[in-house]
The part of an RNA shown here (large-subunit ribosomal RNA, domain III) has 395 nucleotides and comes from Desulfonauticus autotrophicus.
It matches the Rfam family "Bacterial large subunit ribosomal RNA". Rfam links the family to the GO terms ribosome and structural constituent of ribosome.
Context: one part of a larger RNA
């Protein structure tokens, strides 16, 4: 150059009081403004102490700074059930043997590995400056294992039952449309509570706030599928098989019965709990009481649904499950219901999460997967304004 651009979205600041050497930016309050399918909540990658407290202000913060994701010091993540870990396999990946290469090595079968899939169980409410489906409080639930009661049935070698790495069922699966039935959420009314003014009216009024409550359990509806039971007998499921599957017969029966599923409702749970709010009491923080807690529309993308109906491209896999038996074991065994005791490790959990905390050298107008997403007008998650919330984008 130059004390010049520039100081990062034009969403927006004002005033008071506090703190302090200093205050436009820290703190309270009051007012304004700005977002409101987000600029609010919640996970998921990823970051790794940024999270609370105290106390600090060189430096970092585009400027100040008492602030702060900065600097020091302490403190904080708590699980049988959330999720990994565990069991199980898909694409891929390793690969005993095995085949190719001259060799490194490449291919691959059994297998093992390998979640973004399949697999047991937990809600509600309080609480901490900082953590909960994890601590507490109230009601549950799931495995395993080890006992006890009751009842029924078989059996002790003419052997009941148990038994797989086997057998068989099951898990178990496209799109796409539609209709019902609910529910959550909303709106109104009802009801309960507090308030009633500025100028006329206004108390049968008006106004502002509340009107909440799970898994579980028992009940089995709206619907949704299958006819359903019993005997025999079998060249087939690589061996057996009581099971499957093939036949053959009888019984019932086809707007049914009868099993299998099924939200949701009601009933417990639970008048616990919460609850506007009153009363007390402090510098803050708190402690005690504790009203009303019905109805009616409206109404989802969620649930019933892996359901139904069409249509062609014909739409994982194994394990857990539940059944057969083989080899073997075998004197007490099996079901069905009730009911006790034990045990349930280990990893993760603080924060940020469309961002000042991640990806983009910055406290960078960019990027970043899934959920929930209220109110008026509206077809509508468009768009205007709002509400819970949360900000005014560090001169």
């Nucleotide at each position: 150059g130059a004390g010049u651009a520039a100081c990062g979205a034009u969403a927006a600041a004002g005033a008071g009081a506090g703190u302090g050497a200093g205050a436009a930016a820290c703190u309270c309050u009051c007012u304004c403004g700005c977002c409101g399918u987000a600029a609010g909540c919640c996970c998921a990658a990823g970051g790794u102490u940024u999270c609370c407290u105290g106390g600090g202000u060189a430096a970092a913060g585009c400027u100040a700074a008492u602030c702060u994701g900065c600097c020091c010091a302490g403190g904080g993540u708590u699980a049988g059930u959330c999720g990994g870990c565990c069991c199980c396999u898909a694409a891929g990946g390793c690969g005993a043997g095995g085949c190719c290469g001259a060799g490194a090595g490449g291919c691959g079968u059994a297998g093992c590995u390998g979640a973004u899939g399949g697999g047991a169980a937990g809600c509600a409410g309080g609480u901490u400056a900082a953590u909960a489906u994890u601590c507490c409080u109230g009601c549950a639930c799931c495995u395993g294992u080890u006992g006890g009661u009751u009842a029924g049935u078989c059996g002790u070698u003419u052997g009941a039952g148990c038994g797989a790495a086997g057998g068989g069922g099951g898990g178990a699966c496209g799109c796409a449309g539609a209709a019902g039935g609910g529910u959550a959420g909303g709106u109104c009314a009802g009801c309960c509570g507090a308030c009633u003014g500025u100028u006329g009216g206004a108390a049968u009024a008006g106004u502002c706030g509340g009107u909440u409550c799970a898994a579980g359990c028992c009940u089995g509806u709206a619907g949704g599928c299958g006819g359903g039971g019993a005997g025999c007998u079998u060249a087939g499921g690589c061996a057996a098989a009581u099971c499957c599957g093939g036949g053959c017969u009888c019984c019932u029966g086809u707007u049914a019965a009868c099993g299998c599923u099924g939200a949701g409702g009601g009933g417990u749970g639970a008048g616990u709990a919460c609850g506007a709010g009153u009363c007390u009491a402090u510098a803050a923080c708190g402690g005690a009481c504790g009203a009303a807690g019905u109805g009616a529309c409206u109404g989802a993308g969620c649930c019933c649904a892996u359901g139904c109906u069409g249509c062609c491209g014909a739409g994982a896999a194994a394990a857990g499950c539940c059944u057969c038996u083989a080899a073997g074991c075998g004197a007490g065994a099996c079901u069905a219901a009730c009911u006790g005791g034990c045990a349930g490790a280990c990893c993760g959990u603080a924060c940020c999460g469309c961002a000042a905390a991640c990806c983009g050298a910055c406290a960078c107008a960019g990027g970043u997967g899934g959920g929930c997403g209220a109110g008026g007008u509206g077809a509508g998650u468009a768009a205007c304004c709002u509400a819970a919330g949360g900000c005014g984008c560090u001169c």
The full RNA is in RNAcentral, with records from ENA.
Taxonomically the source falls in Desulfonauticus (Bacteria, Pseudomonadati, Desulfovibrionales, Desulfonauticaceae).